Overview: The RNA shown here (c-di-GMP-I riboswitch aptamer) has 93 nucleotides and comes from Lentibacillus halodurans. The model forms 95% of the base pairs in the Rfam consensus.
RNA sequence: AGAAGAAAAAGGCAAACUAUUCGAAAGGGUAGGACGCAAAGCCAAGGAUCUAAAAUGCCGGUUACAGGACAUCAUGACCGCCUGGCUGCCAAA
Numbered sequence: 001a002g003a004a005g006a007a008a009a010a011g012g013c014a015a016a017c018u019a020u021u022c023g024a025a026a027g028g029g030u031a032g033g034a035c036g037c038a039a040a041g042c043c044a045a046g047g048a049u050c051u052a053a054a055a056u057g058c059c060g061g062u063u064a065c066a067g068g069a070c071a072u073c074a075u076g077a078c079c080g081c082c083u084g085g086c087u088g089c090c091a092a093a
Stems, first nucleotide, its partner, number of pairs: 005090001012037002017032006035080001041086003045083003049077002055072003059068001
């Protein structure tokens, strides 16, 4: 110097769940809590997945509205699903 992540050390993150809070929801924040994680650090860029407020369609309804069921749809969410980009501690063969 390097890395196909073995070993050790220092430190780090924090699933489920609980409380509270924001949100229509998916989900997010904070506190507790640890299942795990060598990028479980950062970026929604491609795919997957989740949600469907608004919109559109449709059904029903009304004098006309209003209000409602269903379907489609991301402009919403998720990087602790995969890929890609950026950065990074320690490290043997």
The RNAcentral record of the sequence draws on ENA.